The RNA shown here (SAM riboswitch aptamer (S box leader)) has 101 nucleotides and comes from Leeuwenhoekiella marinoflava. The sequence is in RNAcentral, with records from Ribocentre. Of the family's consensus pairs, 97% are formed in the model. It matches the Rfam family "SAM riboswitch aptamer (S box leader)". About the family: The SAM riboswitch is found upstream of a number of genes which code for proteins involved in methionine or cysteine biosynthesis in Gram-positive bacteria.
RNA sequence: UGGUUAUCAAGAAAGGUAGAGGGAUUAGACCCGUUGAAGCCUUAGCAACCCUCCUCUUGGAGAAGGUGCUACGUUCUACUCAAUUUUGAGAUAGAUAACAU
Numbered sequence: 001u002g003g004u005u006a007u008c009a010a011g012a013a014a015g016g017u018a019g020a021g022g023g024a025u026u027a028g029a030c031c032c033g034u035u036g037a038a039g040c041c042u043u044a045g046c047a048a049c050c051c052u053c054c055u056c057u058u059g060g061a062g063a064a065g066g067u068g069c070u071a072c073g074u075u076c077u078a079c080u081c082a083a084u085u086u087u088g089a090g091a092u093a094g095a096u097a098a099c100a101u
Stems, first nucleotide, its partner, number of pairs: 003099006013043005021032003026078004044070003049066002051062004074093001079090004
């Protein structure tokens, strides 16, 4: 990097540095931000995909290691279907993990 499979519920933050943006992307809306955004660093934590142990094929426990994550909710609308004026389901797109190339 286009591919396959699974999940997208819940959970968890402080300090330093930096200095205007950020919430994935396009448009619109909405929200956060000089009472300090992104990024980077330190420490702490969450979760349990890989992993470890037990059980023995299903379930349980754990957290040393590889990732990931720690505002609000994958923020809403956009495309399709149902329903009928605002809802529901899905698709697309995206994120994360494992695998493959």